[in-house]
Context: one part of a larger RNA
RNA sequence: UUGGGCGUAAAGGGCGUGUAGGCGGGGGGCCAAGUCCGAUGUGAAAACCCUGGGCUUAACCGAGGGAUUGCAUUGGAAACUGGUCUUCUUGAGUGCAGGAGAGGGGAGCGGAAUUCCCAGUGUAGCGGUGAAAUGCGUAGAGAUUGGGAGGAACACCAGUGGCGAAGGCGGCUCUCUGGACUGUAACUGACGCUGAGGCGCGAAAGCUGGGGGAGCGAACGGGAUUAGAUACCCCGGUAGUCCCAGCCGUAAACGAUGAGCACUAGGUGUGGGAGGUAUCGACGCCUUCCGUGCCGGAGUUAACGCAAUAAGUGCUCCGCCUGGGGAGUACGGCCGCAAGGCUGAAACUC
Repeated sequence: UUGGGCGUAAAGGGCGUGUAGGCGGGGGGCCAAGUCCGAUGUGAAAACCCUGGGCUUAACCGAGGGAUUGCAUUGGAAACUGGUCUUCUUGAGUGCAGGAGAGGGGAGCGGAAUUCCCAGUGUAGCGGUGAAAUGCGUAGAGAUUGGGAGGAACACCAGUGGCGAAGGCGGCUCUCUGGACUGUAACUGACGCUGAGGCGCGAAAGCUGGGGGAGCGAACGGGAUUAGAUACCCCGGUAGUCCCAGCCGUAAACGAUGAGCACUAGGUGUGGGAGGUAUCGACGCCUUCCGUGCCGGAGUUAACGCAAUAAGUGCUCCGCCUGGGGAGUACGGCCGCAAGGCUGAAACUC
């Protein structure tokens, strides 16, 4: 490379947006680049294949034909691809009418609890563990009552509930703002799908500057345990955890399952909407769209399993894999303040 693959064996980019590129709905007209048919020229000879011939045969030699799947010119065809013009509405989008939601940014507010401070009551313990000790306490702790300060997180509701592209999002109110869904069918008329690069977002930890610091708590100190105990348990405790601005760009960033479209038996929950039926009405029942679970058939799979939210059946586009170790290392390059990240080998060895 061909081929085969990517849930768990190696392999889906962490996620989005979008450039180039690739691919792309229905009807009609035109063009004829791709495509197809014919003609002409050319495609040297030898070699190769076929036919028949010459050396007694063969090898070999010579003759005719074929082939040379190509290229050019020219005449034609118009189904498909392409180009162009026109038209359509089902793909896509817009409008209008709605309801749902921890979607995002900012501001304000609230209560419970922990800690600390002040004051009252009150006296000898408290705390902690498997048991203890370190620790705290007669300078009055712990307990309890009142007052105050401050930071962080929002019990119940809470749910294989909801929202978001992913990371992720949970007290309440206001404000700014994104998306999805349902109904309608007024408007645009293929405006679409994917997406190498690029750009943006991206948990936690970490970094820079400034603030903040209640609880928790790497490091660190002490007490235990133990043969030891640089741990697990206990008492403390600094960074950090929080806020603002700026970096970092990673993850078991997981559904270990890229995105889009279409098609392919069912059963049963649940979240959001609409329609119908019955009723005075709520409920119920039926239909339908979107989301989210479980079970299960065909099919598929190495098996496990998946099974309309496919890992089934097809099409389009991107990413990625090619034995284990060496190694996500070295070197180089790019990025970063650094930590390091991205790209990413080979020798050697089994």
Source information:
The part of an RNA shown here (small-subunit ribosomal RNA, central domain) has 350 nucleotides and comes from Clostridia bacterium HZ254C. Lineage of the source: Bacteria > Bacillati > Bacillota > Clostridia. Its mean pLDDT, the model's own confidence on a scale to 100, is 89.